The prediction has a mean pLDDT of 76. The RNA shown here (Purine riboswitch aptamer) has 100 nucleotides and comes from Crassaminicella thermophila. Rfam family: Purine riboswitch aptamer. Rfam 15.1 lists 4,097 matches to the family in 1,411 species. Rfam's curators write: Riboswitches are metabolite binding domains within certain messenger RNAs that serve as precision sensors for their corresponding targets. Allosteric rearrangement of mRNA structure is mediated by ligand binding, and this results in modulation of gene expression. A class of riboswitches that selectively recognises guanine and becomes saturated at concentrations as low as 5 nM. In Bacillus subtilis, this mRNA motif is located on at least five separate transcriptional units that together encode 17 genes that are mostly involved in purine transport and purine nucleotide biosynthesis. It has also been shown that some members of this family are specific for adenine instead. Clan: Purine riboswitches. RNAcentral holds the sequence, with entries from Rfam.
[in-house]
RNA sequence: UAAAAAUCAAUAAAAGGAAACCAUAUAAUUCUGAUAAUAAGGAUCGGAAGUAUCUACGAGAAACCGUAAAUUUCUCACUAUGGUGAAUCCAAGAAUAGAU
Numbered sequence: 001u002a003a004a005a006a007u008c009a010a011u012a013a014a015a016g017g018a019a020a021c022c023a024u025a026u027a028a029u030u031c032u033g034a035u036a037a038u039a040a041g042g043a044u045c046g047g048a049a050g051u052a053u054c055u056a057c058g059a060g061a062a063a064c065c066g067u068a069a070a071u072u073u074c075u076c077a078c079u080a081u082g083g084u085g086a087a088u089c090c091a092a093g094a095a096u097a098g099a100u
Base pairs, nucleotide, nucleotide: 006100007099008098010096016090017089018088020084021083022082023081024080025079026056029049030048031047032046033045034044035043041065042064050057058076059075060074061073062072063071
């Protein structure tokens, strides 16, 4: 003089990820087979369609159906892909000037 390690204390991140929001998909939907209940009821299982698309395709409430075989409406998500830019969380006391 240089490098490494440790300590002190000053300054002190970013990419990215999570979360959130927006958009697209899909209408948490439609069709269909079998079986089940009946106003204290309205259920269960299967198949298909739907998406540049994996998965999912339910729950609650109300109405309606005058006792029959058929439901209707509203509200609440998840999943996939893309985008957003400030704050929040993780990354993080990371790196670095300095002193011992």